[in-house]
Context: one part of a larger RNA
This record gives sequence, structure tokens and C1' cells, in this order.
RNA sequence: CUAUUCCAAAGGAACUCGGCAAACUUACUCUGUACUUUCGAAAUAAGGAGUAUCAUCUAUCUUAUUUAUAUAAGAGAAGUGAUUUCAAUAAAUUAGGUCAUACAACUGUUUACUUAAAACACAGUACAUUGCUAAUAUGAAUAAUAUAAGUAUAAUGUAUGAAACCUGUCCAAUGUUUGCCUUACUAAUGAUCUAUCUUUUUAGUAAAUCUAGAAUGAUAGACAGAAUAGCAGAUGAAUGACAGUCUUAACUAUAAGGAUUCUAAUGUAGCGAAAUUCCUUGUCUACUAAUUAUAGUCCCGCAUGAAUGGUUUAAUGAUAUGACAACUGUCUCUGGAAUAGCUUCA
Repeated sequence: CUAUUCCAAAGGAACUCGGCAAACUUACUCUGUACUUUCGAAAUAAGGAGUAUCAUCUAUCUUAUUUAUAUAAGAGAAGUGAUUUCAAUAAAUUAGGUCAUACAACUGUUUACUUAAAACACAGUACAUUGCUAAUAUGAAUAAUAUAAGUAUAAUGUAUGAAACCUGUCCAAUGUUUGCCUUACUAAUGAUCUAUCUUUUUAGUAAAUCUAGAAUGAUAGACAGAAUAGCAGAUGAAUGACAGUCUUAACUAUAAGGAUUCUAAUGUAGCGAAAUUCCUUGUCUACUAAUUAUAGUCCCGCAUGAAUGGUUUAAUGAUAUGACAACUGUCUCUGGAAUAGCUUCA
């Protein structure tokens, strides 16, 4: 010097991006315990006291005997006194705590080898499809299988994501869907019908290339038979969208109101310098001696907003941010000790 470990005067976060790391706390018994709350919790909240051994004494309990009283034996919290030690959970093991905000309800899952989270999932909610040879998925398939030995209180798909209070306007565009119409006296296709022919075959006849019938295949015709497009409707917890200018009240300022243009409709409730705010270190208040931070408020929202969910929320969190007391070699400012190694000298 490196690694690991231990100790430290006075101060106690002045360190630092940041209390990172370390330290404090820790057991058991008794006591005591707030805001909030979905009444379950929060909670080991927080905070406080005690702890060995011996003697003494007592509430109380157990056992035996007993009609009962009582006696005997044993256990014994608390209390009192004494003793040893620096120290009585003497070692080891063994929570650090509190307040506020954001996000996600929660337990759970994830980038094996840089990201554990606010991402995924979740119960709950909503919509859509599907009546059973179900929709859907796999598959070349009209097979087969899964779904399911299930049957709409089911199954599949999509979105949101506990609970609470709610979820506004717009169907012009795109999508989905209903009807009409066209494409279309159509295409693919066909256990269909008719005709002709080929091949095979049955019956009749003395026989046949004749007559009647059946089947296979081919050709031709008939019949059946969609969709895309167009028009008119419906549909938002479907993809999505949700304006501008001018002016006005008896100081000024502001604008309840008025005028006008556009639109499918002109952003409702709520929240708001936010995980969204460029200008911005916005204004005010709190915290500090001093704060681009943090919390609360305001609202010119550059560019919030309602299941791409909006707002609030107890509990939970190796989440993110800020603050407080306690604690400490993080620091002022370094020093000392132990173990192992490296290096130098002997």
C1' cells in the first nucleotide's frame, strides 16, 4: 500500500447526486399506544420500566386426610432486605423509528448474464361473438383434434384494472352492423333434372347391331347459387374527434352578457407549473440562517380530462421524492490495533 475486521477526544450529515456505507434499535415480562380507516386494520405504532443470586414475606393455586373447620407437603407473581460485577436478555442469536407526497389497490410475475419497477398479471367491470356438427384455434383438408365428455350463471375475443363517487358532447371520416338495390335469368360449385353418345348389364324373342329397362363415364342444356361496389339507417366501455375573432359594467381592471364565422360536435364533472408546464428557479404560503428541491394554494392547461378511464382512497411496497428526532469515522481530520497478501531492506 491492498483486502477483511475492530476502537476513537470534541462535534454530529458540515460528507455526498443522494445518510451510499456504517452506526443506533433488537430478546422476554409488564405498561402504554395517535392520525386515519373499507372497522379487518393502523400496531411489536410511538413512548416508558424491569430482568442474576441468596434470604424473608404474601395474594393465590395444587395434592393428601377431613362432614365441616383445619392440618401437612409442594408451587409461588408482586413486595422488602442483602450480596458479586464496569455491566444481570453480562456471550451468540435477535426490528432502527416518525411525518408528508407521487405511482400501483393488494399477495403474486418479469429482462437466467447491466433495468424488479410506476411495467405484466390480478379479482372486479364493460362490450363483442357463439344455440351445439357452437363460435374460436391447429390443420393441405368437406378429415381429425383442442374447446368439452362442457352448453349462454357456458366458451372465446377485445379493452379497462379492488372498493367508493362517476364515466359528458359528436355517427361527418374510418370500422362494424341492419335493410334496399346492383353486380347477377352471374362466378365457383352441385348425391338435382333433361337429351345424346360410350361401356357394362337385365328381360323379351329362334336369333340379333331389334324393343323395353338399370348402372358407369363423357358432352350439351336447364335449374339452384354468393361477394366486393352504391344508397338509406344504427352503433363510442368501436378506431377516433371535442374551434376562432371582435366587443361590453359610472377610476382602472375583469367580463356575467352581446355580435360574428366555422364545425359531425365545439372539452361537461373533475384535476391542474402535474411522472403532463416550453416560457420557468411562474405567483403566494410553509419548511431553512440561506432551498432550481419538497409540501400546500392559485389557474394564460406551450401541449389535462373521463374504461387509450377521470377523481379520491384505508391497507400493502427491497418502488420514487422531500422532511424530522435518534445514531454514527460519511465528514471536520485523521490516528491507532489485529489478520492475510504485495513491495523494499536485512
Annotation: This is a predicted structure of a 346-nucleotide part of an RNA (large-subunit ribosomal RNA, domain IV) from Saitoella complicata NRRL Y-17804. Lineage of the source: Eukaryota > Taphrinomycotina > Saitoellomycetes > Saitoellaceae > Saitoella complicata. It matches the Rfam family "Bacterial large subunit ribosomal RNA". RNAcentral holds the full RNA, with entries from Rfam. The coordinates come from a structure-prediction model, not an experiment, and the mean pLDDT is 84.